[in-house]
């Protein structure tokens, strides 16, 4: 140099063109408990006072509609010389 595969909340992960974050962990607030542990319940993505606004590694294209399809680029891994 060249081929391959991966990047989504704080963490693992899901969702294979139509509600972004399903399940699970952690953490938080509560319940019990003498007080904790365990176990149960609950909210929980970011900015804004707020109507709202943005959010799938960046940036553009395709489409009524992109996490998902196409390009270029960044970063991580593996492979060939």
């Nucleotide at each position: 140099g060249c081929c391959c595969c991966u990047g989504u909340g704080g963490c693992g992960g899901a969702a294979u063109g139509g509600c972004a974050g399903a399940c699970g962990c952690a953490g938080c607030a509560g319940a019990c408990u003498u007080a904790a542990a365990a176990u149960c319940u609950g909210a929980u993505g970011u900015c804004g006072a707020a109507u709202g606004a943005c959010g799938u590694g960046a940036g553009g294209g395709u489409u009524c509609g992109a996490a998902u399809c196409c390009c270029u680029c960044c970063a991580g891994g593996g492979g060939c010389a």

The RNA shown here (transfer RNA) has 81 nucleotides and comes from a Clostridiales bacterium. The organism belongs to Eubacteriales, within Bacteria. Its Rfam family is "tRNA". Rfam describes the family as follows. Transfer RNA (tRNA) molecules are approximately 80 nucleotides in length. It is annotated as a transfer RNA.